Background: Bacterial RNase P class A from Binatia bacterium (SeqCode), 368 nucleotides, folded computationally. It matches the Rfam family "Bacterial RNase P class A". The family's RNA type in Rfam is ribozyme. NCBI's taxonomy places the organism under Bacteria, Bacteria candidate phyla, Candidatus Binatota, Binatia (SeqCode). Its mean pLDDT, the model's own confidence on a scale to 100, is 76. The gene name in the source record is rnpB.
RNA sequence: GGAGGGGGUCGGACGGUCGAUCGGGCUUCGGCCCGGUAGGAAAGUCCGGACUCCGCAGGGCAGGACGGCCGCUAACGGCGGCCCCGAGUGAUCGGGGGAAAGUGCCACAGAAAACCAGACGGCCGUGGGCGUUUCGGCGCUCGCGGUCAGGGUGAAAAGGUGGAGUAAGAGCCCACCGGCCGCGCGCGAGAGCCGCGGCGCUCGACAAACCCCGUCCGGAGCAAGGUCAAACUGGGGGAGGGUGGCCCGCCCGUCGAACCCGGGUCCGACCGCAUCGAGCUCACGAGCAAUCGUGCGCCCAGAGGAAUGACCGUCGCCCGGCCCGUUACGGCCGGGGACAGAAUCCGGCUUACAGACCCCCUCCGUUU
Repeated sequence: GGAGGGGGUCGGACGGUCGAUCGGGCUUCGGCCCGGUAGGAAAGUCCGGACUCCGCAGGGCAGGACGGCCGCUAACGGCGGCCCCGAGUGAUCGGGGGAAAGUGCCACAGAAAACCAGACGGCCGUGGGCGUUUCGGCGCUCGCGGUCAGGGUGAAAAGGUGGAGUAAGAGCCCACCGGCCGCGCGCGAGAGCCGCGGCGCUCGACAAACCCCGUCCGGAGCAAGGUCAAACUGGGGGAGGGUGGCCCGCCCGUCGAACCCGGGUCCGACCGCAUCGAGCUCACGAGCAAUCGUGCGCCCAGAGGAAUGACCGUCGCCCGGCCCGUUACGGCCGGGGACAGAAUCCGGCUUACAGACCCCCUCCGUUU
């Protein structure tokens, strides 16, 4: 210098004018003053929790989610470290229970697509016929048999390479690699790694197909739910009802509940809800890390048809044009500035994003 890999930060700044909303203060009730006011994703609503109610939710079935090991956490399908497999020269990236319990499926092509399979062409042996012959054979054709090494098809053809062997061939046999099984008081916390021995070794892919194994899960959601105000009334029916998958268990009711049909009223306010939290900043400590502990400091949006905005000026960033002889620097003019917007609150994941910046690492080339 070139090419690449991983991670992180920011998402214009300041001032003025006019507004919006929330909180506090003052008020002559008209208003005035002070302070706060979106995000890294507020988004998708995909996971996990807090909180609230429902039979306090116990057992079983069904159903759903997850899946290497160890850890972190309130919890998770998240995060960290490690292990194995695969891709890459590498930094690094992608994947993760079981296909040797069973069932299913494998399009097209192909002879054959699953458990000991499979002869389309080929190779080899052999029988008949025909042709030819230099009488040894050779060629064509019709059969029978052997053979999966090589060809062709395919995403995939039933271990790979080499040798020996054979009529031709083949784990038929041998060496190495691979596979399976077993062992070690081997190493490690574990996934696993290492070593030794045995077996010629049949057992393909798909589990985001059914299924099997293990772990976890009761349901509904802030329109949850609660308080106050108003109303609180009467008639008829009703034996069952209460979890929103089902059964048992449990609770309420048959002294008339739940619910249904009529009539009437209310369809408002406040709390939940926004100062105390799995909270934020900084420092120190423990840990490889995720994370945890301690201390100091801080309080950080809150409506309910839904505020958080608009304009101007100065500076800054990017792009284009012009000027100073040219480049740089500078000046002038014009333009651009994304994705998107809280609605009970947190922890994640995923997705979107104009542009700017920083850190670490790899490979190649050059120079010293």